[in-house]
């Protein structure tokens, strides 16, 4: 230097505030309560049922786990002398766009300059040629040796690379033969193609109380078309939380009865995928089962606080083993719970 | 909880990344007029809220923050 973790000043008094209470007491902010970027529980939406299509998220393999864009372990690329870090990392051979400038040429090709053959007095002209220059972020495999009028996978040898077998491995993927002279620049955090995943809304959800309009609910009764003797059955128009279909649901007027909106109370409210234990047992690990054991904030114009004492810590000053002065990081619950990020004075602990 | 933004001094514009950093009002200086205003003409004036990323190249793409506004 790298890497994991753990702590977030400690004791007591006194006043005061929330919850509870058997009135004696008890208990009261976090490792992020944060930002709300993701993922569940709940709870309504008509039940959220099933298909298609848009839409949007995700994207290497495996596994955890309710779940997930999280974690855990792997491969591949990358970086770094290392310990060891990073990594949106599927498809460019389905297809359609873009690649400004410079540059000939930015992709079915293609010749400026040079090189080299012919023709030409010579200026140049016609034709080979991608080895040389030059431009660019990036020019159609790279080095070398033959090899040719110069050249060129045009042959050859070494790496790349393509395709087909084998061997390891669950799997990404690795190793290695054998063919092939090479096709096919790059960009998906551009549209797209592929897999997979996903109704919506949010405790200001909802539920009960009390109480006037309004809206709202219950029952009845009444639309239009066909059938039927008649009770009645079928059908039809609007709506229904991305569209449409199916399968269901639910309507408009009139009368009666109920009931009441509203940050007003009372609830959802804190027992939960819950802490703890150097607990056991399986797993490399995330993680799981089993066993003890505990009750750990629940406010709502919103408590959790405030002084004084000793003490630890820094920091300054006196002038030494001590006395004095300042200060104690980020920050503070609001249904709950798993994660990401993001702030965080300082102080330990392991391992490399 | 739930949702938009952020670009000169003020108000806003920038399509599928690239000579695209722009209008208009201010504002300077000229020019006009006795002299001001108006009207011409002409400059200046931006790390595109902030740090990362993809890309040859980000004002536009992504992700992170941070700050302002509405229900």
């Nucleotide at each position: 230097g790298a890497u994991g973790g753990u702590c977030g000043g400690a004791u007591g008094a006194u006043c005061g505030c929330u919850g509870u209470u058997u009135c004696g007491g008890c208990a009261g902010a976090g490792g992020a309560a944060a930002g709300u970027c993701c993922g569940g529980g709940c709870u309504c939406c008509a039940g959220a049922a099933a298909a298609u299509c848009a839409c949007g998220g995700u994207g290497c393999c495996g596994g955890a786990u309710a779940a997930c864009g999280u974690c855990c372990g792997g491969c591949g690329a990358g970086g770094g002398u290392g310990a060891c870090c990073u990594u949106a990392g599927g498809g460019a051979a389905a297809g359609u766009g873009c690649c400004a400038c410079a540059g000939a040429a930015a992709a079915c090709a293609a010749a400026c300059c040079g090189c080299c053959a012919u023709c030409a007095u010579c200026a140049g002209a016609u034709g080979g040629u991608a080895a040389g220059g030059g431009u660019g972020a990036a020019a159609c495999g790279g080095u070398g040796c033959g090899g040719u009028a110069a050249g060129a996978g045009c042959g050859c040898a070494c790496c790349g690379c393509a395709a087909u077998g084998c061997c390891g491995g669950u799997a990404a993927c690795g190793g290695g033969a054998u063919u092939g002279g090479c096709a096919g620049g790059g960009u998906a955090a551009a549209c797209c193609c592929c897999a997979u995943c996903g109704g919506g809304a949010g405790c200001a959800a909802g539920a009960c109380c009390a109480g006037a309009u309004a809206g709202g609910a219950a029952c009845a009764u009444a639309u239009u078309g066909c059938c039927a003797u008649a009770u009645g059955g079928c059908a039809a128009a609007g709506g229904g939380u991305g569209a449409u279909u199916u399968u269901c649901c639910c309507c408009u007027a009139u009368g009666u009865u109920c009931g009441g909106g509203u940050a007003g109370g009372u609830u959802g409210c804190u027992u939960g995928a819950g802490g703890c234990g150097c607990g056991a047992a399986g797993g490399u690990a995330a993680c799981u089962u089993c066993c003890g054991u505990c009750c750990c904030a629940g406010a709502u114009g919103a408590a959790u606080g405030a002084u004084c004492a000793u003490c630890c810590c820094g920091u300054c000053g006196c002038a030494u083993c001590g006395c004095g002065u300042c200060g104690g990081a980020c920050a503070g619950a609001a249904c709950c719970c798993g994660g990401c990020u993001u702030a965080u004075a300082g102080a330990c602990c392991a391992u490399c | 909880g739930c949702g938009a933004g952020a670009u000169a001094g003020c108000u806003c514009a920038g399509g599928c990344g690239g000579u695209c950093a722009g209008a208009g009002c201010g504002u300077c200086g000229g020019a006009u007029u006795c002299a001001u205003a108006a009207c011409c003409c002409g400059g200046a004036g931006g790390u595109c809220g902030a740090g990362a990323g993809u890309u040859c190249g980000a004002g536009u793409c992504u992700c992170u923050c941070u700050c302002u506004c509405g229900c």